A computed fold for a 72-nucleotide RNA from a Pseudomonadota bacterium, annotated as transfer RNA. The organism belongs to Pseudomonadota, within Bacteria. Its Rfam family is "tRNA". Gene Ontology term of the family: triplet codon-amino acid adaptor activity.
RNA sequence: GCCACCUUAGCUCAGCGGUAGAGCAACUAUUUUGUAAAUAGAAGAUCGUCGGUUCGAUUCCGACAGGUGGCU
Numbered sequence: 001g002c003c004a005c006c007u008u009a010g011c012u013c014a015g016c017g018g019u020a021g022a023g024c025a026a027c028u029a030u031u032u033u034g035u036a037a038a039u040a041g042a043a044g045a046u047c048g049u050c051g052g053u054u055c056g057a058u059u060c061c062g063a064c065a066g067g068u069g070g071c072u
Base pairs, nucleotide, nucleotide: 001071002070003069004068005067006066007065010024011023012022013021018055027041028040029039030038048064049063050062051061052060
């Protein structure tokens, strides 16, 4: 220098055009002398950034940034 893939909650990951979900963690309540465990509940994301297409974009297209791998 070239090619491919990845970027979504604190972490690990779903979600292939119509109001974004799960598990774990953390928080609250119950239970306990207390902690843990268990049970229940509530919260937590402007979907890497900027544009484009569309009535409508996490999703399709382009550029950029970061990361991983390969080639030279």